[in-house]
Context: one part of a larger RNA
RNA sequence: GCCUACGAGUUACUCCUCACUAGCGAGGUUAAGGACUUAUGGUCCGAAGCCGAAGCGAAAGCGAGUCUGAAUAGGGCGCUUAGUUAGUGGGGGUAGACGCGAAACUUUGUGAUCUACCCAUGGCCAGGUUGAAGGUGCGGUAACACGCACUGGAGGACCGAACCAGUAUCCGUUGAAAAGGAUUUGGAUGAGCUGUGGGUAGGGGUGAAAGGCUAAUCAAACUGAGAGAUAGCUCGUACUCCCCGAAAUGCAUUUAGGUGCAGCCUUGAGGUGAGUGUCAUAGAGGUAGAGCUACUGAUAGGGCUAGAGGGCUUCACCGCCUAUCAACCCCUGACAAACUCCGAAUGCUAUGACAUAUACUCAGGAGUGAGGCGUUGGGUGCUAAGGUCCAGCGCCGAGAGGGAAAGAACCCAGACCAUCAGCUAAGGUCCCUAAAUAUAUGCUAAGUUGAUCAAACGUGGUGCGACUGCACUGACAGCUAGGAUGUUGGCUUGGAAGCAGCCCUUCAUGUAAAGAGUGCGUAACAGCUCACUAGUCGAGCGGUUGUGCGUGGAUAAUAAUCGGGCAUAAGCAUAUUACCGAAGCUAUGGACUUGACGAUAUGCGUCAAUUGGUAGGGGAGCAUUCCAGUCUGCGUAGAAGGUGGAUCGUAAGGUCUGCUGUAGCGUCUGGAAAAGAAAAUGUAGGC
Numbered sequence: 001g002c003c004u005a006c007g008a009g010u011u012a013c014u015c016c017u018c019a020c021u022a023g024c025g026a027g028g029u030u031a032a033g034g035a036c037u038u039a040u041g042g043u044c045c046g047a048a049g050c051c052g053a054a055g056c057g058a059a060a061g062c063g064a065g066u067c068u069g070a071a072u073a074g075g076g077c078g079c080u081u082a083g084u085u086a087g088u089g090g091g092g093g094u095a096g097a098c099g100c101g102a103a104a105c106u107u108u109g110u111g112a113u114c115u116a117c118c119c120a121u122g123g124c125c126a127g128g129u130u131g132a133a134g135g136u137g138c139g140g141u142a143a144c145a146c147g148c149a150c151u152g153g154a155g156g157a158c159c160g161a162a163c164c165a166g167u168a169u170c171c172g173u174u175g176a177a178a179a180g181g182a183u184u185u186g187g188a189u190g191a192g193c194u195g196u197g198g199g200u201a202g203g204g205g206u207g208a209a210a211g212g213c214u215a216a217u218c219a220a221a222c223u224g225a226g227a228g229a230u231a232g233c234u235c236g237u238a239c240u241c242c243c244c245g246a247a248a249u250g251c252a253u254u255u256a257g258g259u260g261c262a263g264c265c266u267u268g269a270g271g272u273g274a275g276u277g278u279c280a281u282a283g284a285g286g287u288a289g290a291g292c293u294a295c296u297g298a299u300a301g302g303g304c305u306a307g308a309g310g311g312c313u314u315c316a317c318c319g320c321c322u323a324u325c326a327a328c329c330c331c332u333g334a335c336a337a338a339c340u341c342c343g344a345a346u347g348c349u350a351u352g353a354c355a356u357a358u359a360c361u362c363a364g365g366a367g368u369g370a371g372g373c374g375u376u377g378g379g380u381g382c383u384a385a386g387g388u389c390c391a392g393c394g395c396c397g398a399g400a401g402g403g404a405a406a407g408a409a410c411c412c413a414g415a416c417c418a419u420c421a422g423c424u425a426a427g428g429u430c431c432c433u434a435a436a437u438a439u440a441u442g443c444u445a446a447g448u449u450g451a452u453c454a455a456a457c458g459u460g461g462u463g464c465g466a467c468u469g470c471a472c473u474g475a476c477a478g479c480u481a482g483g484a485u486g487u488u489g490g491c492u493u494g495g496a497a498g499c500a501g502c503c504c505u506u507c508a509u510g511u512a513a514a515g516a517g518u519g520c521g522u523a524a525c526a527g528c529u530c531a532c533u534a535g536u537c538g539a540g541c542g543g544u545u546g547u548g549c550g551u552g553g554a555u556a557a558u559a560a561u562c563g564g565g566c567a568u569a570a571g572c573a574u575a576u577u578a579c580c581g582a583a584g585c586u587a588u589g590g591a592c593u594u595g596a597c598g599a600u601a602u603g604c605g606u607c608a609a610u611u612g613g614u615a616g617g618g619g620a621g622c623a624u625u626c627c628a629g630u631c632u633g634c635g636u637a638g639a640a641g642g643u644g645g646a647u648c649g650u651a652a653g654g655u656c657u658g659c660u661g662u663a664g665c666g667u668c669u670g671g672a673a674a675a676g677a678a679a680a681u682g683u684a685g686g687c
Stems, first nucleotide, its partner, number of pairs: 001687006011095003015092010027051003033045005055062002065077004098236002101233001105226003109222002116200009125190001127159003130155001134151006163187003168183004202218001204214003239621006249262005263368002265365006275356009289342001290340002296336002300332004305326001307325002309322004371396010401412003416590004421586003427580003430564002436577001438576006450566001457552003461549010478536005484509003489503003515530001519528002591611001593609006622676001624673006631666001633665002641660008
């Protein structure tokens, strides 16, 4: 891991409540017990007790009333009949109460054969090295001291086996091993190692101390019991079909992943037509917008001009001035959630008409109370977030189908079933891939773009407009030629001559035209060039502005793209006609449910509508085991079970039959449950 078996809403109660069924009914009912009996049963007695028929008040008490109160007021609770007994079912309560699951707590005991320490008594430590004290001899001293040689054999001494340990690396990691192996390493006469026997016991021991060890278990061992501890937590909770169908909100909570009440769902009953939509009419209101010499505040520029600052004057006052600040007022401009002289649309309220069929109350049962995304109006945040908090709507949640390559929520559209029928939606129609290589007119040259965000600012890329200037009396561009004189204007300066700078009438002559000079250049000149003019050429050339499509701006980490491809598009724009395209709609047949109508004797017909669905509510069934009755049922001429086939039913499932098997089993009507498994890291067995 698979298979098989087992495996979770049960049972009890003088309990509470609701529904249905049955009996009796202002009453209903017996319990214990007793009698009879065909005896785990039934029938008949048995009124003790219980519920109801009257309530209100703390009570005395009064009573269809009563309490409060001074009240005959007002108000609270009641009255103007329906209960009760039994059964079944839904829910609640008390019990383990749907099942499994703690960590823990208390208590009775068992453990020191592992290990920690201690006690008693034994055992063990190859070999080698070093050479303390002491001693002896000699020397030495007044005597000691001291020196040398030999002897001697000390040490938590040295090296290193056994033995003990476990330093480093590798292997092992479903191991050979629930702690090992290889190599390496530390101690190895000591606080050494070790055998045997004994001692200390669980909030206790023991500990050269690591919270270590105390039998593979230790921040409190193990075993039994309390005990099915408790678990607002996690997981699991078993057949089918049909109808309806949520919530993730408000308030409160030692409350925030729980719960109570309300909201939303469902079932039954009730009375009623309240509900919803559209249109019309009548209302309240202060949002969007707008506005502000209409307030409160905020506010840019200018004018006018108080006040203040600065300056001048003056002994002082007065007075004067202003590139300072600035109130009121005026002109222009402009702001506000907590501004409003104004002011919508929606929404809300009411009435009426039309359409539709909900809405409400009571009673039983719930679930939900973590929501999410999109869009619109807002708060918060950075007008950040797949952020967060509200409000309106939609969707997902609980929604399948088509489109968006792929995608909970986007676009289209709400799946009862069947069909090798048709029409469409979004979106598409060259190929993958169903349908236009459609039609018409343009644009784009960037593969821009065609499925995925790009800006400010640039752009003589190119298309289309508007306005305007020049032009055959010859424009624009190019080429040829000229571009002069007074004069090197004056000043300044070392110099300044068109061209460092300053000044000014920037003047005059003369010309086809030529500035007291547009730029380069020189120390200053020179030189080149421009404006301007003529010639040549021969038809358009400039400026401003609007707009379409492009272009730069353009940077992300492994290799790029919808695949090929597309340049008279298969890209973009405008217009048009076909076609494809879904579980939408239609067609044909069928089924369920509900309503209406018709018949009728209980499921028949017609018509209409409905039939996505999680939590959840309701309804109807299938199967299993046992019991009672029934079929005077089936079965050795082959039961159950197993394994194939056929067939019936919307499904759970049923029936028939072949083979196997060899002794029991079923139909129908009721009853009762140890009553349905794929999941619980489920339990046991097998493989």
The prediction has a mean pLDDT of 83. This is a predicted structure of a 687-nucleotide part of an RNA (large-subunit ribosomal RNA, domain II) from a Bacteroidales bacterium. NCBI's taxonomy places the organism under Bacteria, Pseudomonadati, Bacteroidota, Bacteroidia, Bacteroidales. The RNAcentral record of the full RNA draws on ENA.